[in-house]
Context: one part of a larger RNA
RNA sequence: CUGGGCGUAAAGGGUCCGCAGGCGGAUCGGUGUGUCAGUUGUGAAAGCCCACAGCUUAACUGUGGAAAUGCAUUUGAAACUGCCGAUCUAGAGUACUGGAGGGGAGAAGGGAAUUCUUGGUGUAGCGGUGAAAUGCGUAGAUAUCAAGAAGAACACCGGUGGCGAAGGCGCUUCUCUGGACAGAUACUGACGCUCAUGGACGAAAGUUAGGGUAGCGAAAGGGAUUAGAUACCCCUGUAGUCCUAACCGUAAACGGUGUGCACUAGGCGUGGGAGGCUUUACCCCCUUCCGUGUCUGAGCUAACGCAUUAAGUGCACCGCCUGGGGAGUACGGUCGCAAGAUUAAAACUC
Numbered sequence: 001c002u003g004g005g006c007g008u009a010a011a012g013g014g015u016c017c018g019c020a021g022g023c024g025g026a027u028c029g030g031u032g033u034g035u036c037a038g039u040u041g042u043g044a045a046a047g048c049c050c051a052c053a054g055c056u057u058a059a060c061u062g063u064g065g066a067a068a069u070g071c072a073u074u075u076g077a078a079a080c081u082g083c084c085g086a087u088c089u090a091g092a093g094u095a096c097u098g099g100a101g102g103g104g105a106g107a108a109g110g111g112a113a114u115u116c117u118u119g120g121u122g123u124a125g126c127g128g129u130g131a132a133a134u135g136c137g138u139a140g141a142u143a144u145c146a147a148g149a150a151g152a153a154c155a156c157c158g159g160u161g162g163c164g165a166a167g168g169c170g171c172u173u174c175u176c177u178g179g180a181c182a183g184a185u186a187c188u189g190a191c192g193c194u195c196a197u198g199g200a201c202g203a204a205a206g207u208u209a210g211g212g213u214a215g216c217g218a219a220a221g222g223g224a225u226u227a228g229a230u231a232c233c234c235c236u237g238u239a240g241u242c243c244u245a246a247c248c249g250u251a252a253a254c255g256g257u258g259u260g261c262a263c264u265a266g267g268c269g270u271g272g273g274a275g276g277c278u279u280u281a282c283c284c285c286c287u288u289c290c291g292u293g294u295c296u297g298a299g300c301u302a303a304c305g306c307a308u309u310a311a312g313u314g315c316a317c318c319g320c321c322u323g324g325g326g327a328g329u330a331c332g333g334u335c336g337c338a339a340g341a342u343u344a345a346a347a348c349u350c
Stems, first nucleotide, its partner, number of pairs: 004321003007304002012318001014201004021194003025088007034080001035077004040072003049065006091191001092188004096183003103177007110154001114150008125136002162169002206247006215241002220236004258317006266295011299306002323350003332343004
């Protein structure tokens, strides 16, 4: 390589878009690229294989045959594939109507809580813990009332509920804006699927510059605990957490399950539509489409389990795996301000 695999044993790229490439619906006609059947030429000898023969046999050798899966040539076939032409509507898309949604961006507004400031009341404690202490407090704290300021986050509703490609998204209103879904028609006419390279997005932490800083809080300081305590607990507390602009590009980025299409028993929930029944109630019930759960059957699986949202049965395309350690490391390349990221070995060893 072939073969075999990728939920948990090694293995699905973090996600999407998408050029090249690969693959691709139905009918008719043409062509004859692939394909298939034959012709002719060539495919050295030796070897391999078969038959016979020669050395007493064998090894060895000789003669003949076969083979030489290939290449070229030419004659044909036309189902499939390719190409050319024409047509179609079941795939895909566009238009229309409608409801749902924490989808995204910007702006404005709101209340609760917290901390701080000022003033009032009031007096000796408060705070914290397993117990304490550091700490705060007679310069009047804690508590309580009133007023003001600031920043961050949005209780209840809230739900294996919704939306988004993933990351993710939750107070209210407005503006701009993406996608999905359902229902009826009309239109385009294969315009499709996947996608190496590439591009865009991508939690948290981290980086640069400027702002902001209530609470929390790496580092740091102090108090405890302890044999020690560079910790767990307590009191403080800087970066950070927040905003703007720009980097970084990684996560148990997980459903540990790539994307698309088709097919294959059911039961019970739930979200969004449409139709029917009935009331003319948009209540139940029935049917159906899209999503999201749960339980079990066939089948699959090493088992666990999965089971129409497949890990079942198939097809198309991409990514990845090949004993453990060394090592996701070294070197080199690319990217980055840096941190580092990415690509990625070998010696040696078991």

Small-subunit ribosomal RNA, central domain from a metagenome, 350 nucleotides, folded computationally. The prediction has a mean pLDDT of 89. RNAcentral holds the full RNA, with entries from SILVA.